[in-house]
Context: one part of a larger RNA
RNA sequence: CAAUCAACGCUGGCGGUGUGCCUAACACAUGCAAGUCGAACGCGACUGAGUGGCUUCGGCUCUCAGUUGAGUGGCAAACGGGUGAGUAACACGUGGGUGACCUACCUUCGAAUGGGGGAUAACGUCCCGAAAGGGACGCUAAUACCGCAUAACAUCCUGCCUUUGAACAGGUGGAGAUCAAAGCCGGGGAUCGUAAGACCUGGCGUUUGAAGAGGGGCCCGCGUCCGAUUAGCUAGUUGGUGGGGUAAUGGCUCACCAAGGCGACGAUCGGUAGCCGGCCUGAGAGGGCGGACGGCCACACUGGGACUGAGACACGGCCCAGACUCCUACGGGAGGCAGCAGUAGGGAAUCUUGCGCAAUGCGCGAAAGCGUGGCGCAGCAACGCCGCGUGGGGGAAGAAGGCCUUCGGGUUGUAAACCCCUUUCAGGAGGGACGAAGGUGCGGCGGCGAACAGCCGUCCGUACUGACGGUACCUCCAGAAGAAGCCCCGGCUAACUACGUGCCAGCAGCCGCGGUAAUACGUAGGGGGCAAGCGUUGUCC
Numbered sequence: 001c002a003a004u005c006a007a008c009g010c011u012g013g014c015g016g017u018g019u020g021c022c023u024a025a026c027a028c029a030u031g032c033a034a035g036u037c038g039a040a041c042g043c044g045a046c047u048g049a050g051u052g053g054c055u056u057c058g059g060c061u062c063u064c065a066g067u068u069g070a071g072u073g074g075c076a077a078a079c080g081g082g083u084g085a086g087u088a089a090c091a092c093g094u095g096g097g098u099g100a101c102c103u104a105c106c107u108u109c110g111a112a113u114g115g116g117g118g119a120u121a122a123c124g125u126c127c128c129g130a131a132a133g134g135g136a137c138g139c140u141a142a143u144a145c146c147g148c149a150u151a152a153c154a155u156c157c158u159g160c161c162u163u164u165g166a167a168c169a170g171g172u173g174g175a176g177a178u179c180a181a182a183g184c185c186g187g188g189g190a191u192c193g194u195a196a197g198a199c200c201u202g203g204c205g206u207u208u209g210a211a212g213a214g215g216g217g218c219c220c221g222c223g224u225c226c227g228a229u230u231a232g233c234u235a236g237u238u239g240g241u242g243g244g245g246u247a248a249u250g251g252c253u254c255a256c257c258a259a260g261g262c263g264a265c266g267a268u269c270g271g272u273a274g275c276c277g278g279c280c281u282g283a284g285a286g287g288g289c290g291g292a293c294g295g296c297c298a299c300a301c302u303g304g305g306a307c308u309g310a311g312a313c314a315c316g317g318c319c320c321a322g323a324c325u326c327c328u329a330c331g332g333g334a335g336g337c338a339g340c341a342g343u344a345g346g347g348a349a350u351c352u353u354g355c356g357c358a359a360u361g362c363g364c365g366a367a368a369g370c371g372u373g374g375c376g377c378a379g380c381a382a383c384g385c386c387g388c389g390u391g392g393g394g395g396a397a398g399a400a401g402g403c404c405u406u407c408g409g410g411u412u413g414u415a416a417a418c419c420c421c422u423u424u425c426a427g428g429a430g431g432g433a434c435g436a437a438g439g440u441g442c443g444g445c446g447g448c449g450a451a452c453a454g455c456c457g458u459c460c461g462u463a464c465u466g467a468c469g470g471u472a473c474c475u476c477c478a479g480a481a482g483a484a485g486c487c488c489c490g491g492c493u494a495a496c497u498a499c500g501u502g503c504c505a506g507c508a509g510c511c512g513c514g515g516u517a518a519u520a521c522g523u524a525g526g527g528g529g530c531a532a533g534c535g536u537u538g539u540c541c
Base pairs, nucleotide, nucleotide: 003539004538006537007536008535009534010533013388014387015386016385017384018383019381020380021346027343028342030341031340032339035075036074037073040072041071043069044068045067046066047065048064049063050062052061053060054059082299083298084297092223093222094221095220096219097218098217101216102215103214106212107211108210109209110208111207112206113205114148116146117145123138124137125136126135127134128133154178155177156176157174158173159172160171161170162169183204184203185202186201187200188199191198192197225271226270227269232262233261234260237259238258239257240256241255242254243253244252274296275295276294277293278289279288280287281286301322302321303320304319305318324335325334326333327332352378354377355376356375360374361372362371363370364369391421392420393419394418401412402411403410404409425482427477428476429475430474431473435468438465439464440463441462442461443460444459445457446456447455448454485530486529487528488527489526490511491510492509496525497524498523499522500521506513507512
């Protein structure tokens, strides 16, 4: 000098944009942060409708439509969000391998969707418990659960051929064995049927294959901090055979066998640390850093474990143990902010218990839509960067005051006053957005179709949809009106005098100043630098 997730001192007008617990991965009150689907299913409550049925005229009951509650079921909850504790490791980066693998939802292509059964929650009755919660009996539905049929493909077994270094790959055979499914919502002229429906048609699903896309698992080469005042380390250790396990290779695990494996090219041990894209600096080489944003990893009170599932060994799931906190009728229970706010504490130090799902993204849903502390916004903070303003022109051989003086004067200084002008920003008044596309309703057009049903459409017109926000922006009003400080002035280093003080009080980055004329201390006048900031301290180049 440049930089900073900064802090401290003095000062502080506006806007844009970004950033904001670096310390205690310390403990947490309260609220919210993951739901959704009635077009899978049964039931309760409420509202409305009905030329339904009953009626003691109070109502009861049935059907339909809607709202709502818990429950069964499906999908999601493994994403998104946080943190950096651990980790020196295939964790990360980069380049490969998988002839050792998996993949829900999505896309493309093929086939199928037949026929049965038994339960159970909700609910009802009863019981136990302070509560959390639990039990017994009885009833009921399904896209919940379980058999049966069919079995292309697939899997197992076994031939042949092809590719290959090698077949568990691809192709083609064989006898047998094993494995599926679920329905739901619309519309319909004729025919059948009392009706439901059959039947036709449109959509969504379900099952089973093949492929794709995206996502992941595992393996390998290379790279990745300090210490030798750490020199030897290792028993599932190193390899083999076999069994088990996994989606899959493998000492991953186990039994047996062998005695190996690593190390001065630094093993082992100790310390430190999430890694990268990048960021800062530097002409570069290099050095330092890894906060925000993006990718990967790890963690979720501490330790361990599995369950469910396509996917977890699962932040707002479960079980066990521990520490801590809370409730208790003392028998027993409940909890986990390193989600968003917020509290206490620690600290030099780091924000609101805000608004909205309008946009974007995600989950569910056929859709309308619902949810979303992701996100979009607003709030606080000069914490950073950028922009703007605090006025402009004229105005004396030069007022007053201050300071200095050789007493002549000099300087502050065109500075002020005064005259003319302008009005950014702030203030007041009026107007007032973009962000909105999509979706839905209505009308039109086109496609599927037997159909003037219905469904679909990247199409056209129209109405409705904004947290921010009466914000940005525009116009007008008034009046120079409301808006400048901080550090420095001995040399380095730009800027000097006076007074006070007298090795005192003090200054100081280094050299050094101060003991009676101090440009170095303190104050004043003047000057220099930067400016809504200026200095100091810390850290790094």

A computed fold for a 541-nucleotide part of an RNA from an uncultured bacterium, annotated as small-subunit ribosomal RNA, 5' domain. The coordinates come from a structure-prediction model, not an experiment, and the mean pLDDT is 82. Rfam family: Bacterial small subunit ribosomal RNA. The RNAcentral record of the full RNA draws on ENA.